[in-house]
Molecule: c-di-AMP riboswitch aptamer (ydaO/yuaA leader)
Parts: sequence; structure tokens; C1' cells
RNA sequence: UCCGGGCGGACGCCGAAUCCUGCCGCCGCCCGGAUGACUGGUCGACACGAGUGCAUCGGCAGGAGUGGAGGACCCGAUUACGGCGGGACGACCGGCACCACUGGUCGUCCCUUGGGGUGAAGCCGCCUCGGCGGCCGGGCAUCUUCGCCUGCCCGAACCCGACAGGUCAUCCUUCAUAGGCGGCAGACGAAGGGUUG
Repeated sequence: UCCGGGCGGACGCCGAAUCCUGCCGCCGCCCGGAUGACUGGUCGACACGAGUGCAUCGGCAGGAGUGGAGGACCCGAUUACGGCGGGACGACCGGCACCACUGGUCGUCCCUUGGGGUGAAGCCGCCUCGGCGGCCGGGCAUCUUCGCCUGCCCGAACCCGACAGGUCAUCCUUCAUAGGCGGCAGACGAAGGGUUG
């Protein structure tokens, strides 16, 4: 280095982002076999064996489950949830009989300051504009859930593109099932589990 076989690829957190089955691949350890550098050998048969310092998964197919959006139904409003942003191009109509200028309507494309969506990721005040504080919202403390105390943290990012009223469930359509982290690990109460003796 190659071949074959066996065993294995843990636990925990944020998040909807998981589970089951099958196939394939990758990796770690162990066993067996083949080849074999350097070096050694009575230069023959052969000997030695090229340093070590772990994997902690992925792809495809099928099934199940989970999360979101729009529409329908239903409810609600009708001084409001109506109207209402910027730019480019094209067409049509008009202000005039024409040019230039200019207005309106429709269609296509682009933009983001209005509005909206996923999300806990919001509101307010101060400010030397770095940030600080208050209210409020979210997460973790190792079997799970609920309650309470204590401690430690977060309050981002992205998307739609002038457009959106609300709703437990039902129906229709559609999208997602990612990404990023950790290493001792508090107390009490209640309920329910698992393992072992």
C1' cells in the first nucleotide's frame, strides 16, 4: 500500500430542521493474507518492516413526522384594513393646428425610504454616538415535564418589493426539513419514565 472478515461511528445545546427502512461510500480499532523501501545476512534461504500520538460521519431512494406562507370558509372594518413611494422603457389618450414642453391611464423591468414576513431578537430614555440604563421578550444549568430560587448568557440576521385585517380547526396550493456550537454538569418541590441491584 492492497484484499478479505469482525466490531463501531457516543453524549449534550440553540433551532421546525427529526425518526424508521434499504443500498452505497468514508473513517477508527482488531484479526488474517499479499506486496514491500532502508538496513542486516555465511550476501543464500531469509530477518527487520517505512514511527506513533483514535473515528466520533456522509450520499441516494422510500415512508413517517414537524415548521412556515398564500388562498378559500367564517368574523370584523367601511373617515377605514379605502386612497397613497421613486426610476427606466413601451403603448394609448389629452393640454394646442404643429415643434418643444407637459398631464393622465395601462403594461414590463428595476429600487427601497412606506408597509409586510421568518425569528425571542421589541419599546422608551440618556449619550462623549463607543455605549449605558429601564420595561419587556428568549436560552442554558445533563432522564423528561411543570413550579420556584440562584447563577450565567442572547435581544441578531435574512427575505418580499408598493403589496398583505383577524381566526382553534377544516379544505386547496406551495416552501423548508438548514446552519452553528459544547465538555462537569446548582438547590428544592411534584408527577412520570429508564437502567441496575